[in-house]
RNA sequence: GGAGUCGGCCGGACAGUCGCCGUGUGUCCGCAAGGGCGCAUGGAGGAAAGUCCGGGCUCCGAAGGGCAGGGUGCCAGGUAAUUCCUGGGGGGCGCGAGCCUACGGAAAGUGCCACAGAAAACACACCGCCGAUGAUCCGCGAGGACACAGGCAAGGGUGAAAAGGUGCGGUAAGAGCGCACCGCGUUUCUGGCAACAGGAACGGCACGGUAAACCCCACCCGGAGCGAGGCCGAAUAGGGGCGCGAUGGUGUUGCCCGCACCGCGUCCGGGUAGGCCGCUCGAGGCGGCUGGCGACAGCCGCCCCAGAUGAAUGACUGUCCUCGACAGAACCCGGCUUACAGGCCGGCUCCCCCU
Numbered sequence: 001g002g003a004g005u006c007g008g009c010c011g012g013a014c015a016g017u018c019g020c021c022g023u024g025u026g027u028c029c030g031c032a033a034g035g036g037c038g039c040a041u042g043g044a045g046g047a048a049a050g051u052c053c054g055g056g057c058u059c060c061g062a063a064g065g066g067c068a069g070g071g072u073g074c075c076a077g078g079u080a081a082u083u084c085c086u087g088g089g090g091g092g093c094g095c096g097a098g099c100c101u102a103c104g105g106a107a108a109g110u111g112c113c114a115c116a117g118a119a120a121a122c123a124c125a126c127c128g129c130c131g132a133u134g135a136u137c138c139g140c141g142a143g144g145a146c147a148c149a150g151g152c153a154a155g156g157g158u159g160a161a162a163a164g165g166u167g168c169g170g171u172a173a174g175a176g177c178g179c180a181c182c183g184c185g186u187u188u189c190u191g192g193c194a195a196c197a198g199g200a201a202c203g204g205c206a207c208g209g210u211a212a213a214c215c216c217c218a219c220c221c222g223g224a225g226c227g228a229g230g231c232c233g234a235a236u237a238g239g240g241g242c243g244c245g246a247u248g249g250u251g252u253u254g255c256c257c258g259c260a261c262c263g264c265g266u267c268c269g270g271g272u273a274g275g276c277c278g279c280u281c282g283a284g285g286c287g288g289c290u291g292g293c294g295a296c297a298g299c300c301g302c303c304c305c306a307g308a309u310g311a312a313u314g315a316c317u318g319u320c321c322u323c324g325a326c327a328g329a330a331c332c333c334g335g336c337u338u339a340c341a342g343g344c345c346g347g348c349u350c351c352c353c354c355u
Base pairs, nucleotide, nucleotide: 001351002350003349004348005347006346007345008344009343010342012320013319014318015317016316017315018314020043021042022041023040024039025038026037027036028035029034045326049337050336052335053334054333055332056331057225058224059223060222069221070220071219072218073217074088075087076086077085078084089103090101091100092099093098104216105215109214110213111210112209113208126156127155128152129151130150133147134146136145137144138143164182165181166180167179168178169177183205184203185202186201187200188199189198190197191196229277230276231275232274239268240267241266242265243264244263248262249261250260251259252258284303285302286301287300288299289298290297291296321324
């Protein structure tokens, strides 16, 4: 100098004026609720987003067990909890820094494995190799050719995948048929909390692949969500209790009794409009120390940082720059994922050059 990889941070700046939503305070008005004015002060994000996980909180249900359904799935740890995070192991990719990984079980059972191919799982034989035998043919002969019972699975060919691999021996040709190494399985030893790694002995090979196919195993999961939910509560119209009318009206076949409804007064209760709470001090932020490889935890100090409900966070002016992306709270928090103009910082790796 170039290429790359991992992590962190910023997301136009400053000043002035006028507004908007909160909070505190002073003062004035008001019985109060509250309102006006002044001053001070706070006012979107790294994703506020998707609503995909996990939890807090609230109400309902249950309080035991099972079935169904869903989820998770190497090991250890972190956490309120997780499908998240950290560290480690196995596998894959990369020269490397590093990246990716649903990574339990296929010797419980079932299913599937297209096309091609002889055969796709109780293996198989297309080409091929060998070949007893033969009244055949060629050759003096050794032998060869042809036919064929049979043997073989080494080689060719098909396929994503072909029944252990490589080499030597062996054989008619071959074959774990024998041996060595590798792989695999069983037992065992060592290291490690564990996943797992390394070694030894034995076994001649049995067990193709597929479980984000059914399934099996282990563990986890009650439902609905802040319009959750709670409090106050009119007017009007319903509802209920009690009392009143010397007996009114309507209905009950015409009449009487009785009953029901209609009226007035008073009390009670539910709901609606509306208002208030929930609502933001919280698994909170920043700094330091301690423990830990780390995620994180403990202690100390400092700080208060939107809380709206037709729903605020804007407009204008001036100066400057690299001329500004994705996008805006709505109960809260921890993650994940997705979107994003441009810029800054740091760790590490590889290549080239110079000293």
Predicted 3D model of a 355-nucleotide RNA (Bacterial RNase P class A) from a Wenzhouxiangellaceae bacterium. RNAcentral holds the sequence, with entries from ENA. NCBI's taxonomy places the organism under Bacteria, Pseudomonadota, Gammaproteobacteria, Chromatiales, Wenzhouxiangellaceae.